Molecule: c-di-GMP-I riboswitch aptamer
Organism: Flavonifractor sp. An135
RNA sequence: GCGUGCAAAUGGCAAACCGGUGGAAACGCCGGGACGCAAAGCUCAGGAGACUAAAGCGAGAGAUCCCGCCAAGUCAGUCCGGCCGCCACG
Numbered sequence: 001g002c003g004u005g006c007a008a009a010u011g012g013c014a015a016a017c018c019g020g021u022g023g024a025a026a027c028g029c030c031g032g033g034a035c036g037c038a039a040a041g042c043u044c045a046g047g048a049g050a051c052u053a054a055a056g057c058g059a060g061a062g063a064u065c066c067c068g069c070c071a072a073g074u075c076a077g078u079c080c081g082g083c084c085g086c087c088a089c090g
Stems, first nucleotide, its partner, number of pairs: 002090004012037002017032006035077001041083003046080003049075003056069003060065001
């Protein structure tokens, strides 16, 4: 440096859910909590996919509401890729 991750060792992260908080929402952050994870570390300004729909547009209705479209919003624990990285074995 490359490959592998069965076992081991030091550890690490933290799903659902609950409480608080921000947000129109998806969802984020903090605390609790562990379903799991060999990258469940980083990257959404590499490619794709999914979620939400405030503003905007369209239509109906009538002054409120409902429906449709739409991302600049969200998800890295959706996938592929890129970057960094512990230990062990080869």